[in-house]
Predicted 3D model of a 104-nucleotide RNA (c-di-GMP-I-GGC riboswitch aptamer). It matches the Rfam family "c-di-GMP-I-GGC riboswitch aptamer". Its family is annotated with cyclic-di-GMP binding in the Gene Ontology. The prediction has a mean pLDDT of 78. The sequence was found by an Rfam model in a public genome assembly.

RNA sequence: GACCGAAAAGGCAAACCCCGGGUAACCGGGGGACGCAAAGCCGUGGAUCCUGGGGGUCUGACACCGCAGGUGUCUGACCCCAAAGGAUAGCCAGGCUGCCGAAA
Numbered sequence: 001g002a003c004c005g006a007a008a009a010g011g012c013a014a015a016c017c018c019c020g021g022g023u024a025a026c027c028g029g030g031g032g033a034c035g036c037a038a039a040g041c042c043g044u045g046g047a048u049c050c051u052g053g054g055g056g057u058c059u060g061a062c063a064c065c066g067c068a069g070g071u072g073u074c075u076g077a078c079c080c081c082a083a084a085g086g087a088u089a090g091c092c093a094g095g096c097u098g099c100c101g102a103a104a
Base pairs, nucleotide, nucleotide: 004101005100011036012035016031017030018029019028020027021026034090040096041095042094044093045092046091047088048087049086050085051084053081054080055079056078057077058076060074061073062072063071064070065069
């Protein structure tokens, strides 16, 4: 120095609760500790999640075409589509940085 993870000191903080932000995923602060040797930082790739979009079918409402039937708009449910924007660094890779020093 690379790797590694015994000890000690110190560090971080899941679920859950409270307050605030966001349509949401989720985030910030306080409490709280399941865990963590990078659970420090970075959304570059994958994964998962959220949002909105387009199309189709069906239900309903309204409007129009004299009726029938149809067209248009809107609401809701389901399905499909491809791209977009976002979230997670405590999902996996990748990049940058870093405390201690037993054993190997």